[in-house]
């Protein structure tokens, strides 16, 4: 690196605008897209620092830029095989 198995946390939050599908039609609602607001998570990535050392690197600690907060997906990392 590839394959298989395992793998945590936190909102199916609220508002506005647009679309046009569901139903005989309309409204409402669901759905899709965009914008905004509030709360929260820490395990892709990023940044910072501790121990440490080869002295500019460096954590599972800190930040929360990015990302994420039903399920699915993703997922640091762990085990096995090649």
């Nucleotide at each position: 690196g590839u394959g298989c198995a395992g793998g945590a946390g936190a909102g199916c939050g609220c508002g506005c605008c647009g679309g046009g599908u569901g139903g005989c039609g309309a409204g409402a609602c669901g759905c899709c897209g965009g914008c905004g607001c509030c709360g929260c998570c820490g395990a892709a990535g990023g940044c910072g620092u501790a121990a440490u050392c080869c002295c500019g690197a460096g954590a599972a600690c800190g930040c929360u830029c990015a990302g994420g907060c039903a399920a699915a997906a993703g997922g640091a990392c762990u085990g096995c095989a090649c």
Predicted 3D model of an 82-nucleotide RNA (Glycine riboswitch aptamer) from a soil metagenome. The prediction has a mean pLDDT of 79. Of the family's consensus pairs, 89% are formed in the model.